[in-house]
Molecule: Bacterial RNase P class A
Organism: Chloroflexota bacterium
RNA sequence: CAGGUUGGUUGGGCGAUCGCGGUUCUGCUUCGGUGGAAUCGAGGAAAGUCCGCACUCCAUAGAGCACGGUGCCGGGGAAACCUCGGGAUGGAGCAAUCUAUCGGAUCGGGCCACAGAAACAAACAGCCCCGCUGCCCUGAAAAGGGCAGCGGGGUGAUGGUGAAAAGGUGGUGUAAGAGACCACCGGCGUUCGCAGCAAUGCGCGCGCGCCAGGCAACCCCCGCCAGGAGCAAGGUCAAGCAGAGAUGAGGAGCGGCUCGUUCCUUUUUAGUCUCGGGUAGACUGCCUAGAGAGAUGAUCGCACAGACAGGGAAACCUGUUGGACAGAACGCGGCUUAUAGACUGGCCUGAGGC
Numbered sequence: 001c002a003g004g005u006u007g008g009u010u011g012g013g014c015g016a017u018c019g020c021g022g023u024u025c026u027g028c029u030u031c032g033g034u035g036g037a038a039u040c041g042a043g044g045a046a047a048g049u050c051c052g053c054a055c056u057c058c059a060u061a062g063a064g065c066a067c068g069g070u071g072c073c074g075g076g077g078a079a080a081c082c083u084c085g086g087g088a089u090g091g092a093g094c095a096a097u098c099u100a101u102c103g104g105a106u107c108g109g110g111c112c113a114c115a116g117a118a119a120c121a122a123a124c125a126g127c128c129c130c131g132c133u134g135c136c137c138u139g140a141a142a143a144g145g146g147c148a149g150c151g152g153g154g155u156g157a158u159g160g161u162g163a164a165a166a167g168g169u170g171g172u173g174u175a176a177g178a179g180a181c182c183a184c185c186g187g188c189g190u191u192c193g194c195a196g197c198a199a200u201g202c203g204c205g206c207g208c209g210c211c212a213g214g215c216a217a218c219c220c221c222c223g224c225c226a227g228g229a230g231c232a233a234g235g236u237c238a239a240g241c242a243g244a245g246a247u248g249a250g251g252a253g254c255g256g257c258u259c260g261u262u263c264c265u266u267u268u269u270a271g272u273c274u275c276g277g278g279u280a281g282a283c284u285g286c287c288u289a290g291a292g293a294g295a296u297g298a299u300c301g302c303a304c305a306g307a308c309a310g311g312g313a314a315a316c317c318u319g320u321u322g323g324a325c326a327g328a329a330c331g332c333g334g335c336u337u338a339u340a341g342a343c344u345g346g347c348c349u350g351a352g353g354c
Base pairs, nucleotide, nucleotide: 001350002349003348004347005346006345007344008343009342010341013302014301015300016299017298018297020041021040022039023038024037025036026035027034028033043325047336048335050334051333052332053331055230056229057228058227068225069224070223071222072086073085074084075083076082087102088101089100090099091098092097103221104220108219109218110215111214112213124159125158126155127154128153129152130151131150132149133148134147135146136145137144138143167185168184169183170182171181172180186210187208188207189206190205192203193202194201195200234284235283236282237281243275244274245273246272247271248266249265250264251263252262253261254260304323306321307320308319309318310317311316
C1' cells in the first nucleotide's frame, strides 16, 4: 500500500424568515378564544412489542397438581429468550475470524419422507450347508462329480437403496461368515497424577468387544424458576337519570312573636334538603417534550463531509450534486430488526521499501 476481519464513536453544523406544540408572565375579549414576550420541544434505534423489572389492582392458611418457561462452566446484573469470558462437539475460511448445537435415547410411548427385502428388526440378490427330484459325465458295478429346479437352514463378509443398515485395517477361524477370537487404530467408562475456581484438558494405567441407529423444537422423564391480569393497570372529585331518607301546602284555635300542637279545607306526588354508590366529564397516575388520535416542520443563505464530471505530472482547481433509517405517548434494563455516509483502535493475508 492492497485485500480481508473484528470492535468503538458519530450519524449532520451555523444563521435568517415563516409556521407548529407545552409552560410561565402579560394585553384584549362576545369568556369560545386571540395578540405579545421569555423559555422548552425525539432517537440510536423513539420501531417490533420478543424477554425482564419497577408500579397497580385482584387472588392467596400451608403444600401439591395442571399449564408455562428454562437447561455446559465461571463472573457481572434487580432480573431476563441479557451480557462478558471460558469449555465440548461439528461446519466455513490459508489466516484473523465467523457460525450451529449444549440435562436425559435401557422409564415408557410415538415418528423416521423417497428409495430399499428390511428403519431396529429384517435375507432381495449373492455366498455356504443339508435333503429331494430331473438331466449330463466318469465307471463293469458300487460309487463319485457337475448343472438346473424345489424345500429347509446359516450368513451381515459382497452388491444394490438410503441422511442413517451392529467402528476400521490385517490376521485367526469357519461349510460360508461374523469382535466369534487376536494385534494395531478408533470408541466408551474409570483410578491416579498434573493444569484449571469450574466446565474440562493432558499424561500413565486399568476395564469394556463396543449390550445393540436417529429424533426430546413429538409426548415424556430429571433439576431449577414461576399466583393472575396489566397504565384502557389503578386512584381522586363528581353533573344528569335512577334509588334511600327527611319535610306536604293554605286557613283557624291555643293570641305578643317563633317553635310546637289541635281542628278544618285542599289531595299535590310536585318542590326543597340530606345521603351513599356512581355514569358522562374533569383531575391524577404522567415526567425540564408530553397528549388530547397525537406539536417537534418548511424555505433560503453560508460553509463542511461525500459522490460525479472536467482540467492538471502532482498538490490542487472549477462545476454539478449532496446528508440514510426513521417519529416519543408511564418509566427503566435488554434483545431483534432498519440505517447513506464519516472518523477511529486491534488483528490476519499478500506485495514493496528500509